Predicted 3D model of a 105-nucleotide RNA (THF (Tetrahydrofolate) riboswitch aptamer).
Its Rfam family is "THF (Tetrahydrofolate) riboswitch aptamer". Its family is annotated with tetrahydrofolate metabolic process in the Gene Ontology.
It was read from a public genome assembly, where an Rfam model found it.
Model confidence (mean pLDDT): 80 of 100.

[in-house]
RNA sequence: UACAGAGUAAAUCGGCAAGCGUUAAGUGUCGACCGAACGGGGAGUUGUCGGUCGGACGAAAGAGAGCCUCGGCUCUUUGCGGUUUGUCGGUUGCAUCCCGCUGUG
Numbered sequence: 001u002a003c004a005g006a007g008u009a010a011a012u013c014g015g016c017a018a019g020c021g022u023u024a025a026g027u028g029u030c031g032a033c034c035g036a037a038c039g040g041g042g043a044g045u046u047g048u049c050g051g052u053c054g055g056a057c058g059a060a061a062g063a064g065a066g067c068c069u070c071g072g073c074u075c076u077u078u079g080c081g082g083u084u085u086g087u088c089g090g091u092u093g094c095a096u097c098c099c100g101c102u103g104u105g
Base pairs, nucleotide, nucleotide: 001105002104003103004102005101010092011091012090013089014088015087016086017085018084019083020081021080022079029055030054031053032052033051034050035049036048040099041098042097043096061078062077063076064075065074066073067072
């Protein structure tokens, strides 16, 4: 100096466990504002994630037992939810730029 390559956070899917909701919160979706993270180092988006506020949309209940002031309430259990968290496994994986690292010439 040329060519090739490795590695992260994280995202997503599935299994398991424990919750939450089923009196509809959550999830998803749109807008505004604010913030965070993004291979070992630096920079970093129109991409990703989170928070707040607002808009539109919107879901599945059943069984058993107990208590009762007969209005209801509680517990157990089977379901349901684009549900939450943890854990295990699979898949994907720097937006991009510069430097570094490994291999070969």